Predicted 3D model of a 97-nucleotide RNA (TPP riboswitch aptamer (THI element)) from Gracilimonas tropica DSM 19535.

RNA sequence: GCCAGCGAUUGAGGGUGCUUCGUUAAGCGGAGCUGAGAUGAAACCUCCAAAACUUGAACCGGACAAUCCCGGCGAAAGGAAAUCGUUGGCUUUUUUU
Numbered sequence: 001g002c003c004a005g006c007g008a009u010u011g012a013g014g015g016u017g018c019u020u021c022g023u024u025a026a027g028c029g030g031a032g033c034u035g036a037g038a039u040g041a042a043a044c045c046u047c048c049a050a051a052a053c054u055u056g057a058a059c060c061g062g063a064c065a066a067u068c069c070c071g072g073c074g075a076a077a078g079g080a081a082a083u084c085g086u087u088g089g090c091u092u093u094u095u096u097u
Base pairs, nucleotide, nucleotide: 001090002089003088004087005086006085007084008083009082010081011047012046013045014044016041017033018032019031020030021029022028053078054077055076059072060071061070062069
């Protein structure tokens, strides 16, 4: 000096569905399911990424009361960052033996 892992600070990005009841048209509130997150909380996840999330998608297969619920699609395309610390590896220079 470079690379990788972990952490910190500050900043940034993202999603909020399905069923049911009050209760019907809206609004609001309660209950159930999955999940990190479904009270838009300032919490949760993510920031170069094969891991947040979006598109494809009113997609395909399997479940379910139902739903991105699970898997495919998908090493697809897009997608939001810097600095510092620490550990390990590689390379180069100088000095000494």
The coordinates come from a structure-prediction model, not an experiment, and the mean pLDDT is 76. Lineage of the source: Bacteria > Balneolia > Balneolales > Gracilimonas > Gracilimonas tropica.